Source information: This is a predicted structure of an 84-nucleotide RNA (c-di-GMP-I-GGC riboswitch aptamer) from an Anaerolineae bacterium. Its mean pLDDT, the model's own confidence on a scale to 100, is 84.
RNA sequence: GUUGAAAAAGGCAAACCCAUCGAGAGGUGGGGACGCAAAGCCACGGGUCCUCUGCGUGAUGCCAGGAUAGCCGGGUUGCCAACU
Numbered sequence: 001g002u003u004g005a006a007a008a009a010g011g012c013a014a015a016c017c018c019a020u021c022g023a024g025a026g027g028u029g030g031g032g033a034c035g036c037a038a039a040g041c042c043a044c045g046g047g048u049c050c051u052c053u054g055c056g057u058g059a060u061g062c063c064a065g066g067a068u069a070g071c072c073g074g075g076u077u078g079c080c081a082a083c084u
Stems, first nucleotide, its partner, number of pairs: 001083004011036002016031006034070001040076003044073003047068005054062002
């Protein structure tokens, strides 16, 4: 530097349950493991989801804000192993 078949030091933890925070999507902690080679970190682009407040419609909505990094892309940092 390239790669992630196998192995391995170690790591993370879906659904579900309990507690808690939130209007909600959802977050956090505990239990729990479906999976993950960045399932570490960053909402920059796209997607999806939410709507306390504002605007508007006959209705769908709009603005704005928010959630998701375990939806994809991008950025950034890094463990182990193999090969060079």